[in-house]
A computed fold for a 78-nucleotide RNA from an uncultured Hyphomicrobiaceae bacterium, annotated as transfer RNA. It was read from a public genome assembly.
RNA sequence: CGGAGCGUGGCGCAGCCCGGUUAGCGCACCGGUCUGGGGGACCGGGGGUCGGAGGUUCAAAUCCUCUCGCUCCGACCA
Numbered sequence: 001c002g003g004a005g006c007g008u009g010g011c012g013c014a015g016c017c018c019g020g021u022u023a024g025c026g027c028a029c030c031g032g033u034c035u036g037g038g039g040g041a042c043c044g045g046g047g048g049u050c051g052g053a054g055g056u057u058c059a060a061a062u063c064c065u066c067u068c069g070c071u072c073c074g075a076c077c078a
Stems, first nucleotide, its partner, number of pairs: 001074007010027004020058001029045006051067005
């Protein structure tokens, strides 16, 4: 330098292809109940605007453009 993939609560991920009720699941976290306690089970709850910017649209995590970061492959240098 070229190509590809990934980026969504604290962590791991789905949703994107084919735009449309309030962005969701597991774990973790907080409160409560059961238990002598621990562990565990059950009930309830909080937390993200979807890497960033711009565009298209009545409407964007989802489509388009640019850009940042990470990973892989290749080229270049040595």